This is a predicted structure of a 72-nucleotide RNA (transfer RNA) from Camelus ferus. It matches the Rfam family "tRNA". The family's RNA type in Rfam is transfer RNA. RNAcentral records the identical sequence in 3 taxa. Taxonomically the source falls in Camelus (Eukaryota, Euteleostomi, Theria, Camelidae). The prediction has a mean pLDDT of 83.

[in-house]
RNA sequence: GUGAGUAUAGCUCAGUGGUAGAGCACCUGCUUAGCAUGCACGAGGUCCUGGGUUCAAUUCCUAGUACUAUCA
Numbered sequence: 001g002u003g004a005g006u007a008u009a010g011c012u013c014a015g016u017g018g019u020a021g022a023g024c025a026c027c028u029g030c031u032u033a034g035c036a037u038g039c040a041c042g043a044g045g046u047c048c049u050g051g052g053u054u055c056a057a058u059u060c061c062u063a064g065u066a067c068u069a070u071c072a
Stems, first nucleotide, its partner, number of pairs: 001071001004068004010024004018055001026042001028040003048064005
């Protein structure tokens, strides 16, 4: 330099146009003499950024940014 992929909760990741979820972690409660385990509840998101399409965009298009590996 070329074409490609990824970006969503503190971490690892789902989510193929209609109010965004799981596991782990965290808070609170129950259980225990106490701890661990277990159970229940809860909090936590400008869905990388700008623009476009659409009644409606995490999702489609486009430009950019960061990262990944490949080719040269």